[in-house]
RNA sequence: CAUCAAGAGAGGCUGAGGGAACCGGCCCUAUGACGCCUCGGCAACCUGCUCGACCAGCAGCAAGGUGCCAAUCCCGGCGAGCCGCAAGGCUCGAAGGAUG
Numbered sequence: 001c002a003u004c005a006a007g008a009g010a011g012g013c014u015g016a017g018g019g020a021a022c023c024g025g026c027c028c029u030a031u032g033a034c035g036c037c038u039c040g041g042c043a044a045c046c047u048g049c050u051c052g053a054c055c056a057g058c059a060g061c062a063a064g065g066u067g068c069c070a071a072u073c074c075c076g077g078c079g080a081g082c083c084g085c086a087a088g089g090c091u092c093g094a095a096g097g098a099u100g
Base pairs, nucleotide, nucleotide: 001100002099003098004097009039010038011037012036013035017028018027019026022077023076024075025074040069041068042067045065046064047062048061049060050059073096078093079092080091081090082089083088
């Protein structure tokens, strides 16, 4: 700096917590979660090709390097606007985080 509402699971090992951290909620989990391994898959950031005198961009194709494969980054926390008598709700943004 860009993206984060889409997409994609089987087997084996292990054995109690897990969903980043704190708080609240909600959810997954002995019908075996989380994690690790194997295989498979998704996507297309980097990369390669189409590509030509060079560079850049766009587009298409491929899938070598990453990444990912419960729930929007699971939701909220902070700010603004709107709605509401209130409790609270909705939208947008920020912060934090993840990936490149």
Predicted 3D model of a 100-nucleotide RNA (SAM riboswitch aptamer (S box leader)) from a soil metagenome. The prediction has a mean pLDDT of 83.